Overview: The prediction has a mean pLDDT of 85. A computed fold for an 87-nucleotide RNA from a marine sediment metagenome, annotated as c-di-GMP-I riboswitch aptamer. Rfam family: c-di-GMP-I riboswitch aptamer. Gene Ontology term of the family: cyclic-di-GMP binding.

């Protein structure tokens, strides 16, 4: 290359979630691992709550930034497993 096939982006509907995002159905941008792994590792995203700074102030309230902590992305790299077979 071929054969059998597989998955399913954006978007839409419904549901869960504060959000990132996830699930189901539709849909097909693409993918030789677009299978699996978020506690092997790197990287990226979110912030309801908590702490600090700031503003108004009687109580309390408000927006932004930072921190902690928690959550998420494997179709970012990566780890790991695998079908076919001319090579």
């Nucleotide at each position: 290359a071929a054969a059998g096939g597989g998955c399913a982006a954006a978007c839409c509907a419904u549901u869960c979630g504060a959000a990132a995002g996830a699930a189901u159905g539709g849909g097909g941008c693409g993918c030789a691992a677009a299978a699996c792994u978020a506690c092997a590792g790197g990287g990226c995203c979110u912030u309801c709550c908590c702490c600090a700074u700031c503003c108004c102030g009687a109580a309390g309230g408000g927006a932004a930034u930072g921190g902690a902590a928690a959550g998420g992305c494997a179709g970012c790299c990566a780890g790991c497993u695998a079908c076919c077979g001319a090579a």